SAM riboswitch aptamer (S box leader) from Pullulanibacillus camelliae, 106 nucleotides, folded computationally. Its Rfam family is "SAM riboswitch aptamer (S box leader)". Rfam links the family to the GO term regulation of gene expression. Its mean pLDDT, the model's own confidence on a scale to 100, is 83. Taxonomically the source falls in Pullulanibacillus (Bacteria, Bacillati, Caryophanales, Sporolactobacillaceae).
RNA sequence: UUCUUAUCAAGAGAGGUGGAGGGACCGGCCCUGUGAAGCCCGGCAACCUGCUGUUAUUAAGCAAGGUGCCAAUUCCUGCAAAGCUUAUGGCUUUGAUAGAUAAGAU
Numbered sequence: 001u002u003c004u005u006a007u008c009a010a011g012a013g014a015g016g017u018g019g020a021g022g023g024a025c026c027g028g029c030c031c032u033g034u035g036a037a038g039c040c041c042g043g044c045a046a047c048c049u050g051c052u053g054u055u056a057u058u059a060a061g062c063a064a065g066g067u068g069c070c071a072a073u074u075c076c077u078g079c080a081a082a083g084c085u086u087a088u089g090g091c092u093u094u095g096a097u098a099g100a101u102a103a104g105a106u
Stems, first nucleotide, its partner, number of pairs: 002105007013041001015040003021031003025078001027076002042070003047066002049063004074098001079095007
């Protein structure tokens, strides 16, 4: 890099540093000098992992070593279908695509 599987409606500081950007991309809509990103500390969760448990596997529970995460549903939307509608429009639902993370493979 690519592929496979799983998950994505919950959760997480009014700290320090830093100084202008950030929310993947498109279009929106937002956050931000009442201080963005990054870094440190802190925290959340529990995918892998370890332990308990079982003949074994699973379920369940505990821990937190490897990751991950800490505005807004993955902030909404992008393609397709169905339904509703005050109908060149709008709304709802479902699926796909894209993205993110984990684990395995490559």